[in-house]
Model confidence (mean pLDDT): 80 of 100. This is a predicted structure of a 73-nucleotide RNA (transfer RNA) from Gelidium elegans. The gene name in the source record is trnP. It matches the Rfam family "tRNA". Its family is annotated with triplet codon-amino acid adaptor activity in the Gene Ontology. The organism belongs to Gelidium, within Eukaryota.
């Protein structure tokens, strides 16, 4: 410097060809136990990296830019 890839909840991950953003472990609360573990129930927690366009409507599409990884020189 050029090319391609990643970015979603503390954490890992899905989300059909745009149409209510889920799960799973974790956190909190209850119940169970002397307590703690396991178990069952509940319940919070998201500016889908950041700024913009397209659309009635954007995690999804189009651009520019951050960072993180590969390749090339």
């Nucleotide at each position: 410097u050029a090319g391609g890839g990643u970015a979603u909840a503390a954490c890992g991950a899905a989300a059909u060809a745009g149409g209510u953003a889920u799960c799973g472990u974790g956190u909190u609360u209850g119940c169970u136990u002397u307590g703690g573990g396991a178990g069952c129930a509940a319940a919070a927690a998201g500016u889908u990296a950041c700024a913009g366009g397209u659309u009635c409507g954007a995690g999804u599409c189009c651009u520019g830019u951050u960072a993180c990884c590969c390749u090339a020189a």